RNAcentral holds the sequence, with entries from MGnify. This is a predicted structure of a 324-nucleotide RNA (Bacterial RNase P class A) from a bovine gut metagenome. The prediction has a mean pLDDT of 75.
RNA sequence: CGAACAGUCGCCGUACGAAAGUAUGGAGGAAAGUCCGAACACUCAAGAGCAGGCCGCCGGAUAACGUCCGGUGCGGGUGACCGUGAGGACAGUGCCACAGAAAACAUAACCGCCGAUGACCGUCUUUUGUCGGAACAGGUAAGGGUGCAAUGGUGAGGUAAGAGCUCACCGCAGAUAUCGAGAGGUAUCGGGCAGGUAAACCCCGGCUGAGUGCAAGAUAAAUUGAAGAUUAAGGCUGCUCGCCGCCUUCAGAAAAAUCGCUUGAGCAUACGGGUAACCGUAUCGCCAGACAGAUGACUGUUUAAAACAGAAUUCGGCUUACGG
Numbered sequence: 001c002g003a004a005c006a007g008u009c010g011c012c013g014u015a016c017g018a019a020a021g022u023a024u025g026g027a028g029g030a031a032a033g034u035c036c037g038a039a040c041a042c043u044c045a046a047g048a049g050c051a052g053g054c055c056g057c058c059g060g061a062u063a064a065c066g067u068c069c070g071g072u073g074c075g076g077g078u079g080a081c082c083g084u085g086a087g088g089a090c091a092g093u094g095c096c097a098c099a100g101a102a103a104a105c106a107u108a109a110c111c112g113c114c115g116a117u118g119a120c121c122g123u124c125u126u127u128u129g130u131c132g133g134a135a136c137a138g139g140u141a142a143g144g145g146u147g148c149a150a151u152g153g154u155g156a157g158g159u160a161a162g163a164g165c166u167c168a169c170c171g172c173a174g175a176u177a178u179c180g181a182g183a184g185g186u187a188u189c190g191g192g193c194a195g196g197u198a199a200a201c202c203c204c205g206g207c208u209g210a211g212u213g214c215a216a217g218a219u220a221a222a223u224u225g226a227a228g229a230u231u232a233a234g235g236c237u238g239c240u241c242g243c244c245g246c247c248u249u250c251a252g253a254a255a256a257a258u259c260g261c262u263u264g265a266g267c268a269u270a271c272g273g274g275u276a277a278c279c280g281u282a283u284c285g286c287c288a289g290a291c292a293g294a295u296g297a298c299u300g301u302u303u304a305a306a307a308c309a310g311a312a313u314u315c316g317g318c319u320u321a322c323g324g
Stems, first nucleotide, its partner, number of pairs: 001324001003302007011026006028308001032319002035317005040213005052208005057071005072086001073084004087203002092201002094197003110144002112140003117137002120133003124129001152170006171193001172191001174189006217259003224251005234244003267285001268283006
């Protein structure tokens, strides 16, 4: 992108016509799921606020959106490129199963390493002390082990052994300068830097009346029911009451009619603006509207005509289905 053209016979709508008929329009990219966002309608709700709900890098688009476009950061890929639900964990509270010594306000020791220092044993020495042993106190976050995660990483120095303890580089958060509209980027400087979880409560910022969906709902007439008025006239009876009819008001099931219903935040073509989403201008026509319901069948040609599928108030998205 979603067969094309020609012919014949039908079906639904519209216009014209007395009729016969003639002319003209007649499914989708998803009409689907009903998952978001709106229009429109009705019911409830004074107004405002709180609570609640939803959203969450930055900028833009849009009537609106949880959608789209362009960027930034992060992750992946050799790469072209792809993915991303991405505010805050020094405001506070909570939680971190199993395993493990320990899962977090504090300075943690299971195995391992050390045992400089103090104490112990042995040895040598006149003594201060020397050497050796063991591992009591103690030191240690290098190494092992547990775990999704263990107190930044690598290397060097250092040390009894170790350690941001010190240094270099990388990472981190910060300040300054600079570039950028911004998220952020780059550079320099000083800082040795105390886990994760907010799709836990919560904090911050923004948005937000609630509900029901066109079988929403609206209109008029007929019929029916209730109440009232009986001022005037009529029918039933001789009269009154009463009943019917007439008049006014209200209600109004089922079924039927009309509207809602298709001219629209459209569509097509051209030009212009914009990286893009999208926007503007001009032109062109009117392009399904049933009521559980039309939009089809056959023949011929194109090698073959086949996929998913079938409007029901209308739009903007998302998702799912689909031969070639």

Record summary:
Its Rfam family is "Bacterial RNase P class A". It is annotated as a ribozyme.